[in-house]
Context: one part of a larger RNA
Molecule: large-subunit ribosomal RNA, domain I
Organism: Tagaea sp. CACIAM 22H2
Order: sequence, then C1' cells, then structure tokens
RNA sequence: CGUGACAAGGGCAUUUAGUGGAUGCCUUGGCGGUAAGAGGCGAUGAAGGACGUAGCACGCUGCGAUAAGCCACGGGGAGAUGCGAGCGAUCGUUGAUCCGUGGAUUUCCGAAUGGGGAAACCCCAUCCGCAAGGAUGAUCCCGUCCUGAAUACAUAGGGGCGUGGAAGCGAACCCGGGGAAUUGAAACAUCUCAGUACCCGGAGGAAAGGACAUCAACCGAGACUCCGUUAGUAGUGGCGAGCGAACGCGGACCAGGCCAGUGAUUUUUGCGUAAGAACCGGAACGCUCUGGAAAGGGCGGCUAUAGAGGGUGAUAGCCCCGUACGGGUAGAAAGCGCAGAGAUCCUUGAGUAAGGCGGGACACGUGCAAUCCUGUCUGAAGAUGGGGGGACCACCCUCCAAGCCUAAGUACUCCUUACCGACCGAUAGCGAACAAGUACCGUGAGGGAAAGGUGAAAAGCACCCCGAUGAGGGGAGUGAAAUAGACCUGAAACUGGAUGCCU
Repeated sequence: CGUGACAAGGGCAUUUAGUGGAUGCCUUGGCGGUAAGAGGCGAUGAAGGACGUAGCACGCUGCGAUAAGCCACGGGGAGAUGCGAGCGAUCGUUGAUCCGUGGAUUUCCGAAUGGGGAAACCCCAUCCGCAAGGAUGAUCCCGUCCUGAAUACAUAGGGGCGUGGAAGCGAACCCGGGGAAUUGAAACAUCUCAGUACCCGGAGGAAAGGACAUCAACCGAGACUCCGUUAGUAGUGGCGAGCGAACGCGGACCAGGCCAGUGAUUUUUGCGUAAGAACCGGAACGCUCUGGAAAGGGCGGCUAUAGAGGGUGAUAGCCCCGUACGGGUAGAAAGCGCAGAGAUCCUUGAGUAAGGCGGGACACGUGCAAUCCUGUCUGAAGAUGGGGGGACCACCCUCCAAGCCUAAGUACUCCUUACCGACCGAUAGCGAACAAGUACCGUGAGGGAAAGGUGAAAAGCACCCCGAUGAGGGGAGUGAAAUAGACCUGAAACUGGAUGCCU
C1' cells in the first nucleotide's frame, strides 16, 4: 500500500416500547338575555360568624343542649337512617323516609342593648324559685304622669310608666350635602377631565319631577317624566382644546286635586272574589336482522290540544320521567270590589319679589347677559296689582310666585321561577364544573391558585406463582374491550430497545 474482518462511541432512516397529556368527544358549571315575580331583613335580636350536634364522624350540608332534628295539618305510597360507601343498630302499609304549609326549640358573639372586653369571654344587681335555674336591667326620641331650683306663679332639671318609635345589614338604581387628580389642550395657568371618581346623609320599589307668575309670537299650545328628531344646528369657547341647547315635530303614558270639605292622601277592620302549594289524572308498538346491548336497518301498525326536553347497554312521539290539556287548595300575604273606623295635609302664601356687593346654576367662561339659587346689606306692590316675553324702554301678548299632595309611562337586579342563545366547553366559560374565596402568601389592608371523564353494570381482578407477609409483575377470571385496572381518546417535545446504512 492492497484485500478481508471489525469493538466502543456517534449520525441518519425504519420500527417498537416508555414518558407526557395535546387533540377529539362529553358536561354536573358558567356567560348573556326574555317574560313574570320579589324588591327588603332587623330589639319577636338581622346580615355574618364562633362553638357544638350522628353509635363509629375529617370536610361539606342540615340543625341548636328538643341540636342531619321535635309537633300539627295536607300530599305521597315502599322503602328509609344527607353528600357517603362500610360495620353495627334500628325505623316503616298501625303509612316511615320524602314534599308543602304552619308552629315549637333556636348555645355564644354580632346593632348587641345590665357593666366590662383582646368578638364568640369575664363580672354584677333586682325579682321569682327549696334547688337546678328562669326573667328583667343600654342610649336617644315621642307620649303621659309625678316631682321640682335660683324665683311668687312658672320654667330648667329629676324620676316613673308605655303590647310606642329609632338603631344595624343589604347588589344596583334614586335624591340631596361635600368634591379631586391623572388626563386633553401635543408645554401650561382660564378651560378640560367632571359635578366624574370618592366621602357623607336620606328614601323607595322605584326615586325624582309635576298641574304654568310655562312657552309661543300677534297664530296659538296647555302638568310632569321618558324616547326619537330638531342637531353637532343656534350658541359658547386662552373663539384654543373643547362644551353644546331650546322652540317645534313624532311617539310612550295620560289625571288631576286640596286649603276646613259631599276633599285629597294614607292606615286599619269586616265581608266577597279571581288567581294560587305540595301533588293527582294524562294518548299511542310489535315482529325480525346486525350487535355485548337496539332506541339503528327491514316489515307491518298506532297516537298527537301531547313530535318541548331528559333518561334507558348506539339514534325511542307510542319503554320510563315528562309534555298538551284537565283537576287540586289548607294557612298566610297581597290585588280588586263593597261597607265601616282612624290619622295627616291645607285658611291664597313678606323680611317675600326686586335691587347693591360676592359667588354658584343655567349649553351660555361677565359678556350687551336676561332667567334661577343665595352669603351679606337693603327692601316693595296688594288684582285700579304683580311676573315674563334674553340688557333696557314703550306698545302688545301671556301668566298669577313667595302653601301642599299626586298614579302611569322611566331606571336598576343581591334574589325567585320558567324559557331562550349562529354564547363557552375544563389554559375556555365566573377566580371557583372538584373540600374555592379553599390551599397557600402577607403583621395587615390585601393577594389568591392548581385540580373534571374506568365501565352499560364494580361485574373494582376470587385463586395460583415470583418477590421482603413489599412495590411491581406473570398466570387465571370478569368484561364487547383490561394497550378500559385506577383507568376514555392518548399527538409532539423527551428517553430506551431492535434492524439497516454511514462513520
């Protein structure tokens, strides 16, 4: 140098296992709506909790020393002792469990209310009781009675009593009192954001507003509220950024009353009344084929005021629950009608209208700035009067302030029921389909997860073998399937094995 052989390691390809939990399918949970209902609970102790409570009992649920419950009535009809199996012990056709209505019990904390307090604990007084124990005892307002200073009458004050009221909680909606800044103006100060966020007070099922001292324009309209339009118009504006009407028109809904009365509003009592709980009745199908299973295919029927929906071993009007329709009605509340009783309101609106000064609201930033509100100082008229018609004056038109009440149309949804969705389908949809506001983090305010699926049925692998009386595995058995064995399907990354080729 040629030829042959070729280890470990590496690469590529194919394949086979593992790991992993994507994808598909599913849904008990969400999201958004529609139509009704309800729109409050609380000293008769709420909301929310602590601690207890079962034969064995960790969590959730229920309940409260009568403690997964007690009583009555109604419903219902065979099983039951919650999720939750098991063992044990029981209950039930003399009607249980369960459902509806009403009632009883309802520890301790919490407005928390006898006093205290570091919530779920400590301590006290009076009355009743043999005892165990039970009851009462906060504050303010209102009413009423008694008492009672300076100071005579009185008043302040003090005390008693009351089937008297309040308080605290609650998602949004509503009214009122306060009231920012980021931001925009491409900087920034007037301006804007915005009377928004936020704080406080108050109320209701709605609230607010409301029956012209209003508009209009020489024609007329006729309370208030809400929607569409007028209109991004007229205006306003460092005439910048921006802000931004009204008249009129079209709709929704319509309702007017009162000031001493034949009134309005409201509360309450009695009677009547439709609707209304659990719940009950509720049509109509068989054979055959495939298959683990028929609801699927084939054949022949039936029913429908019911062919909404769900379940059943695959896709069922006629198998089950239901559905249409019909029935049922205790108690309580509310609605409506009738009758009765009570309460409240109001006597025509003066320290008002208007004016000066200073602010605020009006789309309107002081402007030629009307109109409305008022901190302050002034301050009328009296229907032969007064206000308004965007400075002001005249004419004209129109209305009658300084008293009160008022349904509907409108806003919202913590909550209940029924139904719906070209909404999601477990990294989605609520943060939460699961012991979720849990575990966990933080001194605290607060932050805040992950986590669903065996199978039609547990039939959840008896028995044998290896192994440490393991883990795990191999047989056997169940099953349609076990590569469905703690599990549906089971992608990829990633990790092994085998084979081929290359090095």